Predicted 3D model of a 76-nucleotide RNA (c-di-GMP-I riboswitch aptamer) from gamma proteobacterium symbiont of Lucinoma myriamae.
Taxonomically the source falls in Gammaproteobacteria (Bacteria, Pseudomonadati, Pseudomonadota).
Its mean pLDDT, the model's own confidence on a scale to 100, is 76.
It was read from a public genome assembly, where an Rfam model found it.
RNA sequence: CAAACAAAAAGCCAAACCUGAUUGCGAAACAGGGACGGAAAGUCAUGGGUCUCACGUAGAUUGCCAGAUUGCACUA
Numbered sequence: 001c002a003a004a005c006a007a008a009a010a011g012c013c014a015a016a017c018c019u020g021a022u023u024g025c026g027a028a029a030c031a032g033g034g035a036c037g038g039a040a041a042g043u044c045a046u047g048g049g050u051c052u053c054a055c056g057u058a059g060a061u062u063g064c065c066a067g068a069u070u071g072c073a074c075u076a
Stems, first nucleotide, its partner, number of pairs: 006075001012038002017033004022029002036063001042069003046066003049061004
């Protein structure tokens, strides 16, 4: 200095559910509350899975699995 693994600290994210003068055909997304959990629960829709539809060279889901990529902290 870098990577992997593990623990501590600092912080971070936010399930279910509720609300909405919001967006969308819809799945869902967004905002607020909330906290089940998470070491990548950051990003990318690339592959698979699931879901939606106006069934297409269309969408949604990364906190479904995998992959890629980036990143905090100190100790051995």